[in-house]
RNA sequence: AGGUGUCUUCAGAGGCAGGGUGAAAUUCCCGACCGGCGGUGAAAGUCCGAGAGCUGCUAUUGUAUAUAGUGGUUGAACUGGUUCGAUUCCAGUACCGACAGUAUAGUCUGGAUAAAAGAAGAUGAGC
Numbered sequence: 001a002g003g004u005g006u007c008u009u010c011a012g013a014g015g016c017a018g019g020g021u022g023a024a025a026u027u028c029c030c031g032a033c034c035g036g037c038g039g040u041g042a043a044a045g046u047c048c049g050a051g052a053g054c055u056g057c058u059a060u061u062g063u064a065u066a067u068a069g070u071g072g073u074u075g076a077a078c079u080g081g082u083u084c085g086a087u088u089c090c091a092g093u094a095c096c097g098a099c100a101g102u103a104u105a106g107u108c109u110g111g112a113u114a115a116a117a118g119a120a121g122a123u124g125a126g127c
Stems, first nucleotide, its partner, number of pairs: 002127001005123006018030003032107002034097002037049003045095002053073008077093005099110003
């Protein structure tokens, strides 16, 4: 210096101002606002990847639940400029956002005081 074990902490607490319709909408309409983690020659909601979410199968069980294992699915960007180099910067114009509840929800309430990609720290042993 590198790899590895154990433990602890943190890890979407970001976001509809103002107005319209209506019996009722932060859900519809005008408009406003927000952008988690790792990577990428340079800083990314829209490139690549992972997690969460949804879901199939298998095992444990008489069934359900639950847990574990293993699959599937999982949104959206272009143009110009700068640069050796940017779908990441600058300018312009667009677009996207699980499930359940409720007047149709990225923004309200809920599962969730959960889980987790990952980040930081502590510590033991060996090479």

Model confidence (mean pLDDT): 77 of 100. Predicted 3D model of a 127-nucleotide RNA (FMN riboswitch aptamer (RFN element)) from Ligilactobacillus salivarius. The organism belongs to Ligilactobacillus, within Bacteria. RNAcentral records the identical sequence in 2 taxa. The RNAcentral record of the sequence draws on Rfam and Ribocentre.